[in-house]
Context: one part of a larger RNA
RNA sequence: GGAUGAACGCUAGCGAUAGGCCUUACACAUGCAAGUCGAGGGGCAGUCUCGCCUACAAGCGAGAGCGACCGGCGCACGGGUGAGUAACGCGUAUGCAACCUACCUACUACUUUGGCAUAGCUCGUUGAAAGACGAAUUAAUACCUUAUAAAACAGGGGCUCCGCAUGGAGAUAUUUGUUAAAGCCCCGAUGCAAAUCGGUGUGGUAGUAGAUGGGCAUGCGUUCCAUUAGUUAGUUGGCGAGGUAACGGCUCACCAAGACAACGAUGGAUAGGGGAACUGAGAGGUUUUACCCCCACACUGGAACUGAGACACGGUCCAGACUCCUACGGGAGGCAGCAGUGAGGAAUCUUGGUCAAUGGAGGCAACUCUGAACCAGCCAAGUCGCGUGAAGGAUGACGGCCCUACGGGUUGUAAACUUCUUUUUUAAGGGAAUAAAGUGAGCCACGAGCUGGCUUUUUGCAUGUACCUUACGAAUAAGGAUCGGCUAACUCCGUGCCAGCAGCCGCGGUAAUACGGAGGAUCCGAGCGUUAUCC
Numbered sequence: 001g002g003a004u005g006a007a008c009g010c011u012a013g014c015g016a017u018a019g020g021c022c023u024u025a026c027a028c029a030u031g032c033a034a035g036u037c038g039a040g041g042g043g044c045a046g047u048c049u050c051g052c053c054u055a056c057a058a059g060c061g062a063g064a065g066c067g068a069c070c071g072g073c074g075c076a077c078g079g080g081u082g083a084g085u086a087a088c089g090c091g092u093a094u095g096c097a098a099c100c101u102a103c104c105u106a107c108u109a110c111u112u113u114g115g116c117a118u119a120g121c122u123c124g125u126u127g128a129a130a131g132a133c134g135a136a137u138u139a140a141u142a143c144c145u146u147a148u149a150a151a152a153c154a155g156g157g158g159c160u161c162c163g164c165a166u167g168g169a170g171a172u173a174u175u176u177g178u179u180a181a182a183g184c185c186c187c188g189a190u191g192c193a194a195a196u197c198g199g200u201g202u203g204g205u206a207g208u209a210g211a212u213g214g215g216c217a218u219g220c221g222u223u224c225c226a227u228u229a230g231u232u233a234g235u236u237g238g239c240g241a242g243g244u245a246a247c248g249g250c251u252c253a254c255c256a257a258g259a260c261a262a263c264g265a266u267g268g269a270u271a272g273g274g275g276a277a278c279u280g281a282g283a284g285g286u287u288u289u290a291c292c293c294c295c296a297c298a299c300u301g302g303a304a305c306u307g308a309g310a311c312a313c314g315g316u317c318c319a320g321a322c323u324c325c326u327a328c329g330g331g332a333g334g335c336a337g338c339a340g341u342g343a344g345g346a347a348u349c350u351u352g353g354u355c356a357a358u359g360g361a362g363g364c365a366a367c368u369c370u371g372a373a374c375c376a377g378c379c380a381a382g383u384c385g386c387g388u389g390a391a392g393g394a395u396g397a398c399g400g401c402c403c404u405a406c407g408g409g410u411u412g413u414a415a416a417c418u419u420c421u422u423u424u425u426u427a428a429g430g431g432a433a434u435a436a437a438g439u440g441a442g443c444c445a446c447g448a449g450c451u452g453g454c455u456u457u458u459u460g461c462a463u464g465u466a467c468c469u470u471a472c473g474a475a476u477a478a479g480g481a482u483c484g485g486c487u488a489a490c491u492c493c494g495u496g497c498c499a500g501c502a503g504c505c506g507c508g509g510u511a512a513u514a515c516g517g518a519g520g521a522u523c524c525g526a527g528c529g530u531u532a533u534c535c
C1' cells in the first nucleotide's frame, strides 16, 4: 500500500447493487416450511344451491363439492449446518468381461380367471389424556389365486467369432423348468333401466435399447509433530460357503504365516475437500464468508423397516440426557428449514408480502401446495454513482489570529451584494416493462390429433413503485484525522519530568512546531480514524 462476513470512536443527505451469528453442532415459546389425486375406491362429516315437507325448525332427495378413511405418486428433491472425517473424503485421470436405475423416450408382446379380507361407517368396552380393544358389515388400480408367456430368469447340449486373466459376443424352429397384469375417463350403438358391445385416449404387465442419476475399484496429488519407531490375529493370503444390485475378510468354517513401516507405518494434534477469493512483477503465501460441485451430519448413541432410491432433518423402534403434560397409572417433544426468543459474545436483520415470474410435487386438466424462489423491511457493513450550488464580486469590509505594531500580514473571492441554475428535497399530475406463456371462448389448416396456427378474454406480489412532467425556492444536506522525523501540513497561549503524548526514534525539568487550547494549514470526504487478521 492492498484486502476483510469485521468490531469500536466521532460524524452522516440520497440512490443502485451485492452482503449480514465468524462465538454455544447451546437451549428453544409461537406460527408457517410437503403435499396432492373424486378421471382408483367405499362413501359423505361439514359448507353452499335447488326441490319436497314443515312452523322460519327438524327431516328427506338432488347437485356443486369433499373432512376423515383405504389406495396411488411424492415425501431420498428442494432448504440448513460444518460437529465428525487426514479418508479413494475430495481433486484429477481411468476401469467395471463385477453392478443398479422410479418417473421420461423409442420399440416388441400382452392386459386371462376367480376369491378371502380389511379400514371407513354402525354398535359397544376401556383410559385423565395420548390412545387402545371387541363385535357386525363393505369396496378398490389394496391383497391372494388362476390361465397364457419369451429376445426375461435358471439348468443341460451343440455352432461361429473375439479378447484383457477370470472370460465375452452372436446366430438358430436345440431342449427342460420358472415367473405377469387393473382398471378409468370420453364418444358411439343396443337397452325402460341395470348393463353389454365397439372406438380413441390414459393407465397396468413382461422385455429390449436409450437417457438420466447413482454404486464399486484403481494410478497420482492432498496439514503439522520422530521430544510419536515399531504396528497388526479377520490381521495378510488361500479353499469353500453365506451375503450383496455388484466385486471383495464384507461375514463365517478350515488351512498357511503372512501384511505395513525411515520413500515415515502406528500414534498424537489440527482440519470438511475443490472451483474459486485476497495479495504479489512473478514464483509463491494466505483464506474457504457469499455463488457453484462433491462429502458428512440432523438432541446423543445404535438399529433396521418401507421403497427404484434412505439405514431417512420436519418417518419408525431401542437406549441415554434434557424439557413439558398428568387424575401418578402413563404420555408428548427435537429450528444445523423461514421468521423469532433466551444464553454466549466486540459483533451479525422482519415472528413481513406473493405464488405474478422461474423451478418443484401431485393431477387429464382446472387447480392445490411450495419460508424453494421472487419481492419488500432493518443495518454506511462493502462497492459504485449523485448531491450539499454556479458565475461575478476588493475601500481586500467586520470579527478572529499573528507581527519588527500610528502600520502590516493572514483568514480571503471567503462573506455581504448582484445575476443564474434546480440535480436533489418537498408538493401536484401522469404512469410502466417484467406476460414469455397458460386459462376461458371462437375461427382456420391439415397429416384429423387432448395436433398446429390465428383472433379475443383473463391472470402483476413488488406498485400508484421505477420513470416522466410541472411548481416553489440556494432553498433540505460536512465531517473526521493529522501537522518533530519517517510523512503532506506552523505559529501563539497555558503547563513546567507535572498533567500528558507515543507505531518506531522519542517529547515534557520556564521561551515545547511532539502535552492541552486557539488561529492557520495538510490529507481524505458521507465518511474519517483506531483495533484485529492476511499478503
Base pairs, nucleotide, nucleotide: 001535002534003533004532006531007530008529009528010527013386014385015384016383017382019379020378021344026342027341028340030339031338032337035073036072037071040070041069043066044065047064048063049062050061051060052059080297081296082295089222090221091220092219093218094217095216096215099214100213104210105209106208107207108206109205110204111203114144115143122135123134124133125132126131152178153177154176155175156174159170160169161168162167183202184201186199187198188197189196190195223269224268225267230260231259232258235257236256237255238254240252241251242250272294273293274292275291276287277286278285279284299320300319301318302317303316322333323332324331325330350376352375353374354373358372359370360369361368362367389420390419391418392417399411400410401409402408403407426471427470428469429468430467434462437459438458440456441455442454443453444452445451446449479524480523481522482521483520484505485504486503490519491518492517493516494515500507501506